[in-house]
RNA sequence: CCGUCUGGAGAGCGAUCCGCCGCAACCGGGGGCGGGUCCGCCGAAGGAGCAACGCGGAGGUCGUUUCCGCGGAAUCUCUCAGGCCCACCGACAGAGGG
Numbered sequence: 001c002c003g004u005c006u007g008g009a010g011a012g013c014g015a016u017c018c019g020c021c022g023c024a025a026c027c028g029g030g031g032g033c034g035g036g037u038c039c040g041c042c043g044a045a046g047g048a049g050c051a052a053c054g055c056g057g058a059g060g061u062c063g064u065u066u067c068c069g070c071g072g073a074a075u076c077u078c079u080c081a082g083g084c085c086c087a088c089c090g091a092c093a094g095a096g097g098g
Base pairs, nucleotide, nucleotide: 001098002097004095005094006093007092012039014038015037016036017035018034019033020032021031023029040084041083042082046080047078048077049076053071054070055069056068057067058066
C1' cells in the first nucleotide's frame, strides 16, 4: 500500500409540482414510491483553505523587527461534490492476511 471481517456519527419522514401503485364510499380524500424545484440543515467518500516551521529574495548602522514568494497537517475551516426514515455509502479504529 491492497484486500477480508467487525465496529462506525451527524443533519427536515419540510413545502410544492409531475408521474406511478394501492386504499376508500359517487364526489371529496388519504397512504407509499420515484423525479423536478424551493427553503432549512450535516460533515466522516472525495475535493478545497490555512498555522507553526523550512527555503529563497528584498529592506536594514546595532538592537527590536518588516515585506514578498514557494513548500507546508488535521477529526480544524469551507460546503463544490455528497448526504439529512431505513438501507447503501462512510473518515477512522480493531483483528487476520497478501

Predicted 3D model of a 98-nucleotide RNA (Glycine riboswitch aptamer) from a soil metagenome. RNAcentral holds the sequence, with entries from MGnify. The prediction has a mean pLDDT of 77.